RNA sequence: UGAAAGUGCACCUAGGGUUCCGUCGCGACCGCGAGUCUGGACCAAGUGGUGCAGACACUGUCUUCAGAUACAGUGUUACACCGUAGAAGGAUAAAAGCCUGGGCGGG
Numbered sequence: 001u002g003a004a005a006g007u008g009c010a011c012c013u014a015g016g017g018u019u020c021c022g023u024c025g026c027g028a029c030c031g032c033g034a035g036u037c038u039g040g041a042c043c044a045a046g047u048g049g050u051g052c053a054g055a056c057a058c059u060g061u062c063u064u065c066a067g068a069u070a071c072a073g074u075g076u077u078a079c080a081c082c083g084u085a086g087a088a089g090g091a092u093a094a095a096a097g098c099c100u101g102g103g104c105g106g107g
Stems, first nucleotide, its partner, number of pairs: 007053006015043002020040002022037001023034004054077008079102001081106004088100003
């Protein structure tokens, strides 16, 4: 100076809207409206939580030694600031801290 990596899934929370259910109002009673309706259910965090797995390092077992594979154990899995931006785009019925996105620029 440049590049790569910084993992995945499940359950949950902050948060989110309104297809469905419910609730409320209206009605010409096969319906219409309201999410500025607490809810059921649903979506949901890279920088929130928990767990499991994966990865890496070391040790041990498989008895000549070495190597490979497998298994078991222990440990690690860090950090995530500023601006763009109270932004823009996308999905779903619709929206969001979802996805684009640990983006892009800087540190």
Molecule: Guanidine-I riboswitch aptamer
Organism: Bacillota bacterium